[in-house]
């Protein structure tokens, strides 16, 4: 110094959920709050998952406007699963 392993310690994050505000949601952010985490840092790259504004098509009415319904992501999710980076006292 590599690479794998494993008891702790100081810290470290912070799920349901309220709250506020962003968004069309989905979700994201701030406070409160622990369910849990050894990468629950980070990055949407492969798969999965959530939404569905615009588009397109369809209907409804009377052109359009609107509604309804179908399909999609160029919008999310890193606390779904893999992969890529980067990082921690300690002990064998």
């Nucleotide at each position: 110094a590599a690479a794998g392993u494993c008891a702790u310690a100081u810290g470290g994050c912070a799920a349901a959920u309220c709250u506020a505000u962003c968004g069309a949601a989905a979700g994201g952010u701030a406070g409160a709050g622990a369910c849990g985490c050894a990468a629950a840092g980070c990055c949407a790259c492969g798969g999965g998952u959530c939404u569905a504004a615009a588009a397109c098509a369809g209907u409804a009415c009377u052109u359009g406007a609107u509604g309804c319904u179908g399909c999609c992501a160029c919008g999310a999710c890193a606390g779904c699963c893999g992969g890529g980076u980067u990082g921690c006292a300690g002990a064998a």

The RNA shown here (c-di-GMP-I riboswitch aptamer) has 92 nucleotides and comes from Desulfosporosinus sp. NCBI's taxonomy places the organism under Bacteria, Bacillota, Eubacteriales, Desulfitobacteriaceae, Desulfosporosinus. The sequence is in RNAcentral, with records from Rfam and Ribocentre.